[in-house]
RNA sequence: GGGGGAUUAGCUCAGUUGGGAGAGCGCCGCCCUUGCACGGCGGAAGUCAUCGGUUCAAACCCGAUAUCCUCCA
Numbered sequence: 001g002g003g004g005g006a007u008u009a010g011c012u013c014a015g016u017u018g019g020g021a022g023a024g025c026g027c028c029g030c031c032c033u034u035g036c037a038c039g040g041c042g043g044a045a046g047u048c049a050u051c052g053g054u055u056c057a058a059a060c061c062c063g064a065u066a067u068c069c070u071c072c073a
C1' cells in the first nucleotide's frame, strides 16, 4: 500500500422484509437475613463509531472517514 471482517447499554453480545431498540452479567432500590451472600420483586442506563446519501420511514441499503482484528505484499 491492497483484500476481507468488526464497531448496538458499564462488559459480552443478539437484532433477515427497512417501521417495537433488546438479552445475559453488572449497577441502583425494596423484600428476605442479627448481618453478608444466595434468592424474589421493581428500576435506571443508548449520539446503534462519525459524516453524507437513498427512502414516507434507516441500527439495517449506498459512499466516505475513524478505530480494532486478520490475510497478501
Stems, first nucleotide, its partner, number of pairs: 001072007010025004019056001027043005049065005
Annotation: The prediction has a mean pLDDT of 82. This is a predicted structure of a 73-nucleotide RNA (transfer RNA) from Deltaproteobacteria bacterium CG_4_9_14_3_um_filter_63_12.